A computed fold for a 74-nucleotide RNA from Chlorobium sp., annotated as transfer RNA. Its Rfam family is "tRNA". The family's RNA type in Rfam is transfer RNA. The prediction has a mean pLDDT of 80. The RNAcentral record of the sequence draws on ENA, GtRNAdb and Rfam. NCBI's taxonomy places the organism under Bacteria, Pseudomonadati, Chlorobiia, Chlorobiaceae, Chlorobium.
RNA sequence: GGACAAUUAGCUCAGUUGGUUAGAGCGUUCGCUUCACACGCGAAAGGUCACAGGUUCGAGUCCUGUAUUGUCCA
Numbered sequence: 001g002g003a004c005a006a007u008u009a010g011c012u013c014a015g016u017u018g019g020u021u022a023g024a025g026c027g028u029u030c031g032c033u034u035c036a037c038a039c040g041c042g043a044a045a046g047g048u049c050a051c052a053g054g055u056u057c058g059a060g061u062c063c064u065g066u067a068u069u070g071u072c073c074a
Base pairs, nucleotide, nucleotide: 001073002072003071004070005069006068007067010026011025012024013023019057028044029043030042031041032040050066051065052064053063054062
């Protein structure tokens, strides 16, 4: 220098042919339970879907560029 893949909550990850509230598990906080803790149960908070632009009535999803990480080639 080139090719490919990934980027969504604090962490690990789903997200269907683009379609109307953006989710799960773990974690955190609060409550119930207990003499107390753990387990269990319930609830809540937490997101610029990496960044910028474009297409579209509508974009996490499609297109372009940039950034970071990984693998491979030279």